Predicted 3D model of a 522-nucleotide part of an RNA (small-subunit ribosomal RNA, central domain) from Goniomonas sp. ATCC 50108. It matches the Rfam family "Eukaryotic small subunit ribosomal RNA". Its Rfam clan is "SSU clan". On this family, see Cannone et al., BMC Bioinformatics 2002: "The comparative RNA web (CRW) site: an online database of comparative sequence and structure information for ribosomal, intron, and other RNAs". The coordinates come from a structure-prediction model, not an experiment, and the mean pLDDT is 80.

Context: one part of a larger RNA
């Protein structure tokens, strides 16, 4: 790895995107038929043999035959090549011819043998010339012994050893076996499965010419020089042959295009009241606040009423088992500006795809640093109050914050405490978006086209009901399809504490991330 775990016990990075990496849709020769040769095992038939109860019994041995059936292999056919020439062997095969031997009425008919031929040749040599490469499997050769596993073999027995037996007279006759030995490499057979390569601007294949160049071996009695044929490289033209050469179009993925769709982002507009201040106005003793009370404001008129104003925040009620978005997250109108999902679609490209070390975006609150603004709330701090005590819980004030810009940090019970991506396994009625389709109601008056109703459908957020299933149970259509264990693939834990703690690296102004132990203890 086989072969754990990960909801809640130890666990799935907060979220996306991404390069190594691993992994990755179907598809191209199949199938049929002839033939021929082995192998089991069997029927159906000779021939010999046993056995008897003498039956056309039985019964295994032996060796012929044939027959279908299984099976292995070879060669050929069905559009179907097995690289393709050369040499020189060469069992056999056909012919032709030349004698011999037996043979015949006869070169009739047989046999061996010699020579020639052939477009033959089973097989085995050698050279040459090419072939997509792997990877997986077969076989085989190498793989030091000793170990191990095994064989034989009375060390008296065994663990061991490699020895031993036999005639007892010289001597003889045996062993000292055999596996297994994984990765890598040589060799060899198969081509299933998985990778890979060929023709697309044809610079492609094959064929047979025509040119341009080199090269020169043999033969023309000799030798030397030209040219030519010939043979052999290159390179070029224009022609011919061919079913000429492009796999599907994945209930994979991407793009285009249509309507539409949402509290998804940003940016400007704009709207509402509620708090607080502030100014005017009316009244006149209490108001606040609390279990109860006080700190606190108050005839300098609080608290409350009106009417205005400002100011910063925030967005009720509608608001839900609904909606978007990667998460974090999003909720007044109106305009903009980019973008996104589902749906549709007899559009388009053709593996482009999945998860992801390394790196990268983004990431609530709180915190930092510089403006800027601070109405509320409100760590700190201060009073009152409560209590044995209260440096809390109540209460009245309040600073940094809270809001906003520009930068930083990267953590949360970042939860659905449950990674992504695929596929099967059950019923159900609701709801968001979208199509489709229908007698139907409604709106405007009849159509387009909204809104309601009913029916399918594809995607979402969910939720009953059940357990074939799962599970320590609580539960779970995923936590199922797991001892009947393997679809891809990335993270991650391994008894409790010490401890997310030293240290050490690294990011950061800092706070502090991230990485991350150990003695010792239980």
């Nucleotide at each position: 790895u086989u072969g754990c775990a990960g909801u809640u016990a130890a666990a799935a990075a907060g979220c996306u995107c991404g390069u190594a990496g691993u992994c990755g849709a179907a598809u191209c020769u199949u199938g049929g038929g002839g033939u021929c040769g082995g192998g089991c095992a069997g029927g159906c038939u000779g021939u010999c043999g046993g056995c008897c109860u003498a039956g056309u019994g039985u019964c295994g041995g032996a060796u012929g035959g044939u027959c279908a059936a299984c099976u292995c292999g070879g060669c050929u056919c069905u559009u179907u090549c097995u690289u393709u020439c050369u040499g020189g062997g060469g069992a056999c095969u056909g012919c032709g011819u030349c004698a011999c031997c037996u043979u015949u009425a006869a070169c009739u008919a047989g046999g061996g043998g010699g020579c020639g031929u052939a477009u033959g040749g089973a097989c085995g040599c050698a050279g040459a010339u090419c072939g997509u490469u792997u990877a997986c499997u077969u076989u085989g050769a190498a793989a030091a012994a000793a170990u191990u596993a095994g064989a034989g073999u009375g060390u008296u027995c065994a663990a061991a050893g490699c020895a031993a037996g036999c005639c007892a007279u010289c001597g003889c006759u045996u062993g000292a076996a055999u596996a297994c030995a994984u990765u890598a490499g040589c060799a060899u057979g198969g081509a299933a499965u998985a990778a890979u390569g060929g023709a697309a601007u044809a610079g492609g294949a094959c064929u047979g010419c025509g040119g341009u160049u080199c090269u020169a071996u043999u033969u023309u009695g000799u030798u030397g020089g030209u040219u030519u044929c010939u043979a052999g490289g290159a390179c070029c033209g224009a022609a011919g042959u061919a079913a000429u050469g492009a796999u599907u179009a994945a209930u994979a993925g991407g793009g285009a295009c249509a309507g539409u769709u949402g509290g998804g982002g940003c940016c400007g507009u704009u709207u509402a009241u509620a708090u607080u201040c502030c100014g005017u106005u009316g009244u006149c003793a209490g108001a606040g606040g609390u279990g109860a009370a006080a700190u606190u404001c108050u005839u300098g008129g609080a608290u409350u009423u009106a009417c205005g104003g400002a100011a910063g925040a925030u967005a009720a009620a509608c608001u839900u088992c609904u909606g978007c978005g990667a998460a974090a997250g999003c909720a007044u109108u109106c305009g903009g500006c980019a973008a996104g999902g589902a749906u549709g679609u007899u559009u388009u490209c053709a593996u482009u795809g999945a998860u992801c070390a390394a790196g990268a975006a983004c990431g609530a609150a709180a915190g930092u640093u510089a403006g800027g603004g601070g109405a509320u709330c409100g760590a700190a701090g201060a009073c009152g109050a409560u209590c044995a005590g209260a440096u809390a819980c109540c209460g009245u004030c309040g600073u940094a914050g809270u809001c906003u810009u520009a930068a930083c940090c990267a953590u949360a019970a970042a939860c659905u405490a449950u990674g992504c991506c695929g596929a099967c396994u059950a019923g159900g009625g609701a709801u968001c978006a979208g199509c489709a389709g229908a007698c139907g109601u409604u709106g405007u008056u009849u159509u387009a086209c909204g809104a309601c109703u009913c029916u399918g459908u594809u995607g979402g957020c969910a939720c009953c009901u059940u357990g074939u299933g799962a599970g320590a149970a609580a539960u779970c259509a995923a936590a199922g399809u797991u001892u009947u264990u393997g679809g891809g693939u990335u993270c991650c834990g391994g008894g409790g504490g010490a401890a997310g703690u030293a240290u050490g690296g690294u990011c950061g102004c800092a706070a502090g991330g991230c990485u991350g132990a150990a003695a010792c203890u239980u």